RNAcentral holds the sequence, with entries from ENA and SILVA. Small-subunit ribosomal RNA from an uncultured bacterium, 1387 nucleotides, folded computationally. The prediction has a mean pLDDT of 84.
RNA sequence: GCAGCGUGGAUAAGGCAUGCAAGUCGAACGCCCCGAUUUAUCGGGGAGUGGCAAACGGGUUAGUAACGCGUAGAUACAUACCUCUAAGUCUGGAAUAGUCCAUCGAAAGGUGGUUUAAUACCGGAUGGUCCCCUUCGGGGGUAAAGAUUUAUCGCUUGGAGAGUGGUCUGCGUCCUAUCAGCUUGUUGGUAAGGUAAUGGCUUACCAAGGCUAUGACGGGUAGGGGGUGUGAGAGCAUGAUCCCCAACAUCGGAACUGAGAUACUGUCCGGACUCCUACGGGAGGCUGCAGUCGAGAAUCUUCCGCAAUGGGCGAAAGCCUGACGGAGCGACGCUGCGUGCAGGAAGACGGUCUUCGGAUUGUAAACUGCUUUUCUAAGGGAACAAGUUUUGUUUUACAAAAUUGAGCGUACCUUAGGAAUAAGGGGCCGCUAAACUCGUGCCAGCAGCGGCGGUAAUACGAGUGCCCCAAGCGUUAUCCGGAUUCACUGGGCGUAAAGCGUCUGUAGGUGGUCUAUUAAGUUUUUGGUUAAAUCUCUUGGCUCAACCAAGGGGGUGCCAAGAAAACUGGUAGACUAGAGGAAACGAGAGGCUGAUGGAACUGGUAAUGUAGGGGUGACAUCCGUUGAUAUUACCAGGAACACCAAAGGCGAAGGCAAUCAGCUGGUAUUUUCCUGACACUGAGAGACGAAAGCGUGGGGAGCGAAUGGAAUUAGAUACUCCAGUAGUCCACGCCCUAAACGAUGCCAACUAGCCAUUCCGAGUGUCGACCCUCGAAGUGGCGAAGCUAACGCGUUAAGUUGGCCGCCUGGGAAGUACGGUCGCAAGACUAAAACUCAAAGGAAUAGACGGGAGCUCGCACAAGCGGUGGAGCGUCUGGUUUAAUUCGAUGAUAAGCGAGGAACCUUACCGAGGUUUGAAAUCUUAUUGUAAUCCCGAUGAAAGUUGGGACCUUCGCAAGAACAAUAAGGUCAGGUACUGCAUGGUUGCCGUCAGCUCGUGCCUUGAGGUGUUCCGUUAAGUCGGAUAACGAGCGCAACCCCUGUCGUCUGUUACAAGUUUCAGGCGAGACCGCCCCCGUUAAAGGGGAGGAAGGAGGGGACGACGUCAAAUCAGCAUGGUCCUUUGAUACCUCGGGCUACACAGGCGCUACAAUGGUUGAUACAAUGGGUUGCCAAGCGGUAACGCGGAGCUAAUCCCAUCAAAGUCAAUCUCAGUCCGGAUUGAGGUCUGCAAUUCGACCUCAUGAAGUCGGAAUCGCUAGUAAUCGUGGAUCAGCUCGCCACGGUGAAUACGUUCUCGAGCUUUGUACUCACCGCCCGUCACGUUAGGGAAGUCGGUAGCGCUGGAAAUCUCUGCUAGUCAGGGCUUAAGGCGAGAUCGGUGAC
Repeated sequence: GCAGCGUGGAUAAGGCAUGCAAGUCGAACGCCCCGAUUUAUCGGGGAGUGGCAAACGGGUUAGUAACGCGUAGAUACAUACCUCUAAGUCUGGAAUAGUCCAUCGAAAGGUGGUUUAAUACCGGAUGGUCCCCUUCGGGGGUAAAGAUUUAUCGCUUGGAGAGUGGUCUGCGUCCUAUCAGCUUGUUGGUAAGGUAAUGGCUUACCAAGGCUAUGACGGGUAGGGGGUGUGAGAGCAUGAUCCCCAACAUCGGAACUGAGAUACUGUCCGGACUCCUACGGGAGGCUGCAGUCGAGAAUCUUCCGCAAUGGGCGAAAGCCUGACGGAGCGACGCUGCGUGCAGGAAGACGGUCUUCGGAUUGUAAACUGCUUUUCUAAGGGAACAAGUUUUGUUUUACAAAAUUGAGCGUACCUUAGGAAUAAGGGGCCGCUAAACUCGUGCCAGCAGCGGCGGUAAUACGAGUGCCCCAAGCGUUAUCCGGAUUCACUGGGCGUAAAGCGUCUGUAGGUGGUCUAUUAAGUUUUUGGUUAAAUCUCUUGGCUCAACCAAGGGGGUGCCAAGAAAACUGGUAGACUAGAGGAAACGAGAGGCUGAUGGAACUGGUAAUGUAGGGGUGACAUCCGUUGAUAUUACCAGGAACACCAAAGGCGAAGGCAAUCAGCUGGUAUUUUCCUGACACUGAGAGACGAAAGCGUGGGGAGCGAAUGGAAUUAGAUACUCCAGUAGUCCACGCCCUAAACGAUGCCAACUAGCCAUUCCGAGUGUCGACCCUCGAAGUGGCGAAGCUAACGCGUUAAGUUGGCCGCCUGGGAAGUACGGUCGCAAGACUAAAACUCAAAGGAAUAGACGGGAGCUCGCACAAGCGGUGGAGCGUCUGGUUUAAUUCGAUGAUAAGCGAGGAACCUUACCGAGGUUUGAAAUCUUAUUGUAAUCCCGAUGAAAGUUGGGACCUUCGCAAGAACAAUAAGGUCAGGUACUGCAUGGUUGCCGUCAGCUCGUGCCUUGAGGUGUUCCGUUAAGUCGGAUAACGAGCGCAACCCCUGUCGUCUGUUACAAGUUUCAGGCGAGACCGCCCCCGUUAAAGGGGAGGAAGGAGGGGACGACGUCAAAUCAGCAUGGUCCUUUGAUACCUCGGGCUACACAGGCGCUACAAUGGUUGAUACAAUGGGUUGCCAAGCGGUAACGCGGAGCUAAUCCCAUCAAAGUCAAUCUCAGUCCGGAUUGAGGUCUGCAAUUCGACCUCAUGAAGUCGGAAUCGCUAGUAAUCGUGGAUCAGCUCGCCACGGUGAAUACGUUCUCGAGCUUUGUACUCACCGCCCGUCACGUUAGGGAAGUCGGUAGCGCUGGAAAUCUCUGCUAGUCAGGGCUUAAGGCGAGAUCGGUGAC
């Protein structure tokens, strides 16, 4: 792009304009008209009478849950046309339509009169194999039509057939019990009527029946079947097209005609609607074919033809036929064909991607050759046609001729032309075939489920590529499948949803052994039926296929006949193993009633006695001097029964406990005496049924909802305490529910054991008993097999089977609403939906967590010492401020941290001035070679701009090269801009805690476990033992460094020497090695000896798997993003800022003083650093410091007399001080271009707060804390910080209850971004669905009364008719009370 075959108003059975869809016959009849005429007819037409048809064909599915349909049977019946057969077809008569005349009406349509025919109508005759009666001899009764071409077609009465129809019956045929009772012509009988025919079909009378849990009656929904879709099947869903049946025809009712109708295009009446009208009346019925409006997501032409097939009429020709045959429209479906085929690599251009090499689109295109289905044009050209008519004949039939096609000049064939006319849709994260780039940035959007999108999206949008289908492809809706997810095939119920609380028992279901019989079930054989189409197989016809045709098969069902007799059932008989009974004997908190008892409690009386008692975590309310509590005696009362007592006993369950008595139920064991299947289960039903609760009447000691008070608490309608009413108790009557649980229905059978216990029996034994063995019945524990998702169950099954019952089908809504039943009430039983979610749930696993448990450790607590928190100052941070106060770090794990040193620089911030290939880098081109470099000047804040001067290089002959400057252009630079949630690297913390894993094996369905748990031990998963584990790895420890003792070697310096100090190297030494004890004969532990050192001697470096998306893009590196050709987020410069200051926090320093301050004298270190440096002696200055210049590249010289605390003396005498030193003033010193913002130091003066610090909180276990000073890095200068060094030098640890943190094991869990988790309820606001609701508005089906059209039937009357009137029945309508289902309704 095309063709063939199919198919197309599923909604409003809503309304319909227009045309057509049922007529035909002159060979039944009269009349009229036209034509031809041979004047007697012929041909044609019209209205009418008459006949046949119009009950078929065509449409639709409203109603109907029904003998409607399907299937198999039955018969008391009918049947026009057709076939066969028998007989007959005689004779008369009166009308009428039409026509004509008159007349009413707008019309539709009538009325009256006159005339006429028939196959129209009527009378008579005849009559049988017809009908009725019958005494079976007979008696009575009913018929006809003719036409014509003379051969036929008709007509009447019978019989038979075929086909069709009526009626009856068995079986099958949706949901609902929140519909349980329905029915009065109802059920049956008798009689009559009626019908084609049976029948309560109708009527009268009689009887009181009939249906129902196997679902009546009611409600809802629905035409049924053949079939169709799906499915392995069983099923499930469905009933378009085609076929069969039914029903309907605007809604309701009714009859007429007829063989047949209660009649789609007939009649009458009523209702609604529409149309015409002269307003008086009339007309109409597309659920026929087309077509139109409406409603709707949605469904076609007002076509051609009777050529074929079929139907009606006719003798026939023929006429009619929106049946039908065809065409048209719609990718609506099925099927087929095509849109080209072959070659073609420079793998073109372009596109996309890229690791920049290339890859891919892609032989795809171009290009070359070929073909022509399709297309266009031209030419040819069917089948479907059989018949019919005419003529001729040997008139059975045949021959010849003529003639009939809507589709159609179609299918098909031939020729010519030219790749020419013809490709889209969906998808590409998984399910699920197929991916890359860009854009977007939880936006826009996608989405069937999981889910995707918050700056690197294969999931959104686009591009490219790819995948799947293909004239289609996707979406939506629906059905089946998957779904064994309603489970018949083929599921379940301990914990996931699910066993009734328990028992008795009705219906029902199921049922022991043997014999005989029957043949209902069952099995089998035969026959009939199961329409056709469909399905299937085989052939055949269209070019194939779809489609169509022929033949075969199938159609699991029903009916009939025959056979069998194992099983089930029935009948009959028998049996004893089930069941029941009897006898003997036993145990028991089994039930009911009555009586009795002791302890305790409370109250009362009396006594003793005195100030408390009681209660709690601690209090208080409360009781008590009117005498409590305590103690004693007596009295009263009510309730419950210690010990025994147990995993024990009994009971159907609920439940049952002092003792005794009475009444009573069940049950075990033994005997094997009796009955002889009497059994099991059990829908409905009945009974029982804890506690609480209800009613009436009692009772009331203790306890104790409610309530009051006291506490606790933020509150405390709670937990605790003091009181205390109902109730708890008894009698009678209700209620009827529980985690009524073994979360496990009842019965029976079978399938290893071991142990315990209750009760009975037997055996052995004994005087007897106990014990022991065996058997039966219970109650428990552990376990074989098996089962189970696992946990677990396991002869007391959750195993293996059988029988019966109950129950379940995602979570929530909800065991709720409505309705019903029960109840005095409370409420119980029965029991939904709308809406909403994508889960809810079970068992087990690993973690994490616990105001769970056990064990263990840590300056974790405790025991101590010293601090912080209060003051002033330093420093950091928050906050605030600012032009800027650059940025980062934020509980522990930020805050004297990055920064180990911000006046400029640093510097990243701000202001201002400048630069744009740039301050620094690579390459190219051009010019200059005045080299590089230095000095001076002008201008400017500087950067910079500009002038002058000094200076004159290397290689090469040269070109040129190197190098430098300038200029230009472009590759590019640059960025402390963003993202530490894109990263590398590094680091913090848990934590120097002892853990974290792997291989193989074993266990588990699996996640996973085991190993790694356990016992002992250790600082340690350290080691030993045990062990379904055996080994191994990363961690621990050790190896490394410092230090403590000794030996030895070497060595500068120190020092007067020599040796030692010292420095470096090498070595020794410590290992629970030795002894004792303890422990498991172990590992280890305790003590001791020796030793410088003892159980890791002390310290350091070293930090497992991992956690915190921890920190850092501003150390560095780095992906991506962003800025930057004219005012940059880059670069240069000057100035400012990082140093601000109501305040808050962290870390420190100095103090508050007498263990002290001040003054004087005096003793003892170590580590380090030094040439741009350390700087001696000496001199100056009160001092900081200056001058000075020796020495030192350092064991040598210097810092540095190397110290201070200390010691010795003096003074101060408890005070805001001779404490404390902030602050401020003045004067100086030093560094440095430069100390104003903003340095340090010195001297003099000034002399603030502060008198030991609230709640809280930090460090430290020995050369430690505390205290004292010293050095170094950074650095021009600047330290109370940091790092390091030495001096002096303590106290305490009972112990692990508590706080914090950690490890191992175990337990619970609804947590798993893991308790900083999860999660419940109220309230506020909005929204939604459902229920209730005073009412209100509708629908539906009946009932009662009224009403009464048309019409059948019936009665009466007469003028005898198309008559008038009455009656029964009855549609619509009206009135009424209810039922039921909805809508709406403040609240």